Predicted 3D model of an 80-nucleotide RNA (c-di-GMP-I-GGC riboswitch aptamer) from a Planctomycetia bacterium. Lineage of the source: Bacteria > Pseudomonadati > Planctomycetota > Planctomycetia.
RNA sequence: AACCGAAAAGGCAAACCGGCUGAAAGGCCGGGGCGCAAAGCCAUGGGUCCUCCGUAACGAGGAUCGCCAGGCUGCCGAAG
Repeated sequence: AACCGAAAAGGCAAACCGGCUGAAAGGCCGGGGCGCAAAGCCAUGGGUCCUCCGUAACGAGGAUCGCCAGGCUGCCGAAG
């Protein structure tokens, strides 16, 4: 240093509830805490969701990185 993931400190925050926002999916804030070592960032490929078009297939726009893959960055240090 890499793999790896014991401990400690700190971090993030699912469902659900309240408020705001959006046509919707969804987003933001507060409470909450299921979980997370990248649950940090990027919609690049696939998936999923919403809207529009269309008989359908195809297509267009949007959302999601806490679905998977890829890219960039990153805290701590037991055992091996």